[in-house]
Record summary
c-di-GMP-I riboswitch aptamer from a Gammaproteobacteria bacterium, 86 nucleotides, folded computationally. Its mean pLDDT, the model's own confidence on a scale to 100, is 83.
RNA sequence: UUCGCGCGAGGGCAAACCUGUCGAAAGACAGGGACGCAAAGCCACCGGUCUACGGGACGGACACCUAGGAUAGCGGGGUUGCAUGA
Numbered sequence: 001u002u003c004g005c006g007c008g009a010g011g012g013c014a015a016a017c018c019u020g021u022c023g024a025a026a027g028a029c030a031g032g033g034a035c036g037c038a039a040a041g042c043c044a045c046c047g048g049u050c051u052a053c054g055g056g057a058c059g060g061a062c063a064c065c066u067a068g069g070a071u072a073g074c075g076g077g078g079u080u081g082c083a084u085g086a
Stems, first nucleotide, its partner, number of pairs: 002086003006082001012037002017032006035073001041079003045076003048071003054066003
């Protein structure tokens, strides 16, 4: 450095759901809680998905279009890293 592994030792994170706060929403954060995770550490660069305050379109509208919002626990990529085996 690459690949395997997470069995042993020592640890880590925390889905759904509940409560509170923030947000227009998607969702986020904190506490409880564990479905899972070997990068479920970090980064929206690429693709996907979600939302649509504002903006656009319309004679008008709840329907339509739009990310500068969200998702790293959707995938790819980048970057850093623990134990152990080869």

Background: Its Rfam family is "c-di-GMP-I riboswitch aptamer". Rfam's curators write: GEMM was predicted in a large-scale screen for bacterial structured RNA regulatory elements. Gene Ontology term of the family: cyclic-di-GMP binding. It was read from a public genome assembly, where an Rfam model found it. Lineage of the source: Bacteria > Pseudomonadati > Pseudomonadota > Gammaproteobacteria.